[in-house]
Context: one part of a larger RNA
Molecule: large-subunit ribosomal RNA, domain II
Organism: Candidatus Heimdallarchaeota archaeon
């Protein structure tokens, strides 16, 4: 893990509520009795009157008005609304509570809610009893075991010393939780081996201890809130922070996970509130479903008029902050300095105003929108095919979640946190974006043909290697976003605008000059255009600075400015834009989806043509719905505005067993297996062959231990 068998909403009782049927001011038995499922009994229970705590009192023989169905001719009116009237309680009364114009009730089945194990499984636990110390733990009672070697206490004995106590040596002795180390006991370390092992703790070598608080046989004490413990919560039979075993027991579980055939219709919600020990839950409200009532309006739609209001923006008049400046304002007491008239007086910095120019405000406002709200009217949607509302029965939902949608708040941000509106996924397929819950396109009943959307058209892969005019060179792109690339930077190329030069010849280039006063004065060893300061003229020229660089110790020597010749047409400069380049770094070699691609297949503008969805249009079909029109089927019509669905909530239906009733089949071959054929939208059904060899099946009613892929599902088999 497959396979096959098995394997989860029941039963009773009560209380609601829908649906059949039965009787109806009445329904109806129960226990009993009878062969009886036929009948018979009539205590109870519901029901026919209610108010009130009790005493106790007691309700319209429909009174008026509207009215829908209908019927009928413009009324009448069952149910039905509204007044009023009544009954009783409460109150001094006004008033107010509850009633009141008769519809019950008994079986059946089907929702449901409660009591019971109450769809199935699943706990740690807990209460009660009983077994158990052949394992271990402690005691006790009797036994038994410790090779071999070392050390060498006290005590004695000799010899020496000393008056003596004593002490010294040598000997003898053999003590000891003494040493070394077999057996025996133990279990350090390799963190070795082993790791479905030889083993639910072993094996190698290593290692501690071995005369004691040793080790041990056998036989016996103490035990479950209890034993035993040199204490580790250790052990008490492979079980121990409370044994094993049976019962209480289907303990309880708001948790997990499981829940079996099929069509059909509608179809949510992750929100408000709990005075819920509530935050994995449950109540009551919102959203969903079904059924039933009433009988005309009904709206989140626009547009107009009206109205109320302090946001956003704005302003600075109040409140408050908050930067300078001014001040001929203020003080029984502010720091510091100075003068001399020191009980004075002047001078700065300060504090409280005040005023002038700035800057602010969730708890500022002289002011002030859009959008939204609230009413009314007109229009548009929908409504007797019955809308709005109103009653009932049944739910589930109370973790959301995302938008390059708007519009707050908190965060430096986040695929972050928290609201508000819309949208979308949840519960929504298709097409498109390489893939890719929420992006674009579009809301999938079936089957078929055509047209398109979004997004594409070289090649993978449908559809132009289409047309026109540009740009890019960077393989820049070839990416709508999610899946970045930014400030800065370019004499990289393209554009626009401005200005200015230029056949009286410009801009580059080449080739000549580039003088004189003068080596400008001054400084300074020296300063000669070129160290530095000052001033910057004049004359000759086509033109040439008291001098741009470079150069020299200073000169010198080069070069610019200027000016001429040659040449012979566009040239300089600023501003701003387009592509591109630069700014740009990450771990195995790698990603425009990939090939691949330059007057593209890439970027900017423009324009024709095609492909491309379940989406549109067409034709047929099915299913609901509503009609015709009803006792009911069958048929027709009609639906542009019906058929996508999680969780639900409703309707209809297949097949399995059994079992009443009716109908049949089968040795000329039942069931059951095998294979093929075909009908149903499905759940499923029917044919045919072969095998098999005796019971089967269908119609209709009842009953259920009625349907399997799953629950680390039980059993068994591979």
């Nucleotide at each position: 893990g497959u396979c096959a068998g098995g394997g989860a909403g029941u039963u009773u009782a009560u209380u609601c509520g829908a649906g059949u049927g039965g009787u109806g001011a009445g329904a109806c038995c129960a226990a009993g009795a009878u062969a009886a499922u036929a009948u018979c009994u009539a205590a109870a229970u519901c029901g026919u009157a209610g108010g009130g705590a009790a005493a106790c009192c007691a309700a319209u023989c429909a009174g008026u008005c509207c009215g829908c169905a209908g019927c009928a001719u413009u009324g009448c009116a069952a149910g039905g609304g509204a007044c009023a009237a009544c009954g009783u309680c409460u109150g001094a009364a006004a008033g107010g509570g509850c009633g009141u114009g008769a519809a019950a009730u008994c079986a059946c089945u089907c929702g449901a809610a409660u009591a019971a194990g109450a769809u199935g499984c699943g706990a740690a636990a807990g209460g009660c009893g009983u077994c158990g110390a052949u394992c271990u733990a402690u005691g006790c009672g009797u036994g038994g075991c410790c090779a071999g070697g070392u050390u060498g206490a006290a005590g004695c004995c000799g010899u020496g010393g000393g008056a003596a106590a004593c002490u010294a040596c040598g000997g003898u002795g053999g003590a000891g939780g003494a040493c070394c180390g077999a057996a025996g006991g133990g279990g350090u370390a390799u963190u070795g081996a082993u790791a479905u092992a030889c083993a639910a703790c072993u094996c190698a070598u290593u290692c501690c201890u071995c005369u004691g608080a040793g080790c041990u046989g056998c036989g016996u004490u103490u035990a479950g809130u209890a034993g035993u413990a040199a204490u580790a919560g250790g052990c008490u039979a492979a079980u121990c922070u409370a044994g094993g075993c049976g019962u209480c027991u289907g303990a309880u579980a708001g948790c997990a996970c499981a829940u079996u055939a099929c069509c059909g219709u509608c179809g949510a919600a992750g929100u408000g509130g709990a005075g819920c020990c509530g935050c994995a839950g449950u109540c009551c409200a919102g959203c969903g479903u079904u059924g039933g009532g009433c009988g005309a309006g009904u709206a989140a739609a626009a547009u107009u008029u009206g109205a109320a209001g302090g946001u956003a923006g704005a302003g600075u008049a109040c409140a408050g902050a908050c930067a300078g400046u001014g001040u001929u304002g203020g003080a029984a007491u502010g720091g510091g300095g100075a003068a001399u008239u020191u009980a004075u007086u002047c001078c700065u910095c300060g504090c409280c105003g005040c005023a002038c120019c700035a800057u602010c405000u969730a708890a500022c406002u002289c002011c002030g929108a859009a959008u939204g709200u609230c009413a009314a009217a007109u229009u548009u949607a929908u409504u007797u095919a019955g809308a709005c509302c109103c009653c009932a029965g049944c739910a589930g939902u109370c973790g959301g979640g995302c938008g390059g949608g708007u519009c707050g708040c908190c965060g430096u941000a986040a695929g972050g946190g928290u609201g508000a509106u819309c949208g979308c996924c949840g519960a929504g397929a298709a097409g498109c974006g390489a893939a890719u819950a929420a992006g674009c396109u579009a809301g999938a009943u079936u089957u078929g043909g055509g047209u398109u959307a979004a997004g594409g058209g070289c090649c993978c892969u449908a559809a132009a290697u289409g047309u026109c005019a540009a740009u890019u060179a960077a393989g820049u792109g070839u990416a709508a976003a999610a899946a970045u690339g930014a400030a800065g930077a370019g004499c990289g190329u393209c554009g626009u605008a401005u200005u200015c030069c230029g056949a009286a010849g410009a801009c580059a280039a080449u080739g000549u000059g580039a003088u004189g006063g003068u080596a400008a004065g001054c400084u300074u060893a020296g300063a000669a255009a070129c160290a530095g300061c000052u001033a910057u003229c004049c004359a000759u020229u086509a033109a040439a600075a008291a001098g741009u660089a470079c150069g020299u110790a200073c000169u010198a020597g080069u070069u610019u400015a200027c000016a001429c010749a040659u040449c012979g047409a566009g040239g300089a400069a600023u501003a701003c834009g387009g592509c591109c380049u630069u700014g740009a770094a990450a771990a195995u070699g790698g990603a425009c989806g990939g090939g691949g691609c330059u007057a593209a297949a890439a970027u900017u503008g423009a324009c024709u043509c095609c492909c491309g969805a379940u989406a549109c249009c067409c034709a047929a079909a099915g299913g609901c719905a509503u009609g015709u029109a009803u006792a009911a089927c069958a048929a027709c019509a009609u639906g542009a505005u019906c058929c996508g669905g999680u969780a639900g909530a409703c309707g209809g239906u297949c097949g399995a067993u059994c079992g009443g009733c009716g109908a049949g089949g089968g040795u000329u071959g039942a069931a059951g297996c095998a294979g093929g054929u075909u009908g149903g939208u499905g759940a499923u059904g029917a044919c045919c062959u072969g095998u098999g060899g005796a019971c089967c099946u269908c119609g209709u009613c009842g009953a259920u231990g009625c349907g399997c892929a799953g629950a680390u599902c039980c059993u068994g088999a591979u």